[in-house]
RNA sequence: GGACCGUUAGCUCAGUCUGGUAGAGCACUCGGCUCUUAACCGAGUGGUCGGGGGUUCGAAGCCCCUACGGUCCG
Repeated sequence: GGACCGUUAGCUCAGUCUGGUAGAGCACUCGGCUCUUAACCGAGUGGUCGGGGGUUCGAAGCCCCUACGGUCCG
């Protein structure tokens, strides 16, 4: 220098193929249960999807540029 993969909630990850307005588990908060704690059960808070631009009625998902990490080639 080139190719490919990854980046989404505090953490680990789905969702991208096929564009339709974002989820799960854990964690956290509240409540139930319990003599109490843990466990268990119920509810809730939390993300403008790494950043910027473009296409579109509409983008996490398509196109371009870019940052960081990884693998491979030279």